[in-house]
This is a predicted structure of a 74-nucleotide RNA (transfer RNA) from a bacterium.
RNA sequence: GGGGAUAAAGCUCAGGUGGUGAGAGCACUUGUCUAGCAAGCAAGAGGUCGCGGGUUCGAAUCCCGUCAUCUCCA
Repeated sequence: GGGGAUAAAGCUCAGGUGGUGAGAGCACUUGUCUAGCAAGCAAGAGGUCGCGGGUUCGAAUCCCGUCAUCUCCA
């Protein structure tokens, strides 16, 4: 220098052929339970889907560019 992969909640990740409120588990907060803690149960908060553009009535998803990490080739 060239090719490929990944990026989404604090962490690990699902997300079909673009479609209507962006999710799961763990963690966190509150309540309940207990003498107390943990576990259980109920509820809740937390996201500009790496970043910037484009296409579209509509984008995590499609297209272009780009940062980071990993990997292959030279």
Its Rfam family is "tRNA". Rfam classes the family as a transfer RNA. The coordinates come from a structure-prediction model, not an experiment, and the mean pLDDT is 83. The sequence is in RNAcentral, with records from ENA.